[in-house]
A computed fold for a 75-nucleotide RNA from a Mycoplasmatota bacterium, annotated as c-di-GMP-I riboswitch aptamer. The sequence was found by an Rfam model in a public genome assembly. The prediction has a mean pLDDT of 83. The source organism's lineage runs through Bacteria, Bacillati and Mycoplasmatota.
RNA sequence: AAAAGAAAAUGCCAAAGUUGGAGUGAUCCAGUGACGGAAAGCUAUAGGGUCUCAAGGAGACAGCCAGUUACCUUU
Numbered sequence: 001a002a003a004a005g006a007a008a009a010u011g012c013c014a015a016a017g018u019u020g021g022a023g024u025g026a027u028c029c030a031g032u033g034a035c036g037g038a039a040a041g042c043u044a045u046a047g048g049g050u051c052u053c054a055a056g057g058a059g060a061c062a063g064c065c066a067g068u069u070a071c072c073u074u075u
Stems, first nucleotide, its partner, number of pairs: 002075004012037002017032006035063001041068003047065002049061005
């Protein structure tokens, strides 16, 4: 440096539901919760895709595929 993996070790994140708040809405923020995850870290017309609307166009989703960065172990 590259590839593979989560068996070990240190750990990390947090689905659905639910309480409060914001938004027309998709959805988002915080608490609780833990389905799961080897990137469930980051990136949103400057990749594709899906979704919403008040449909001119604007907006949302990264735990859909993708791009990119990274811990540990093995080769």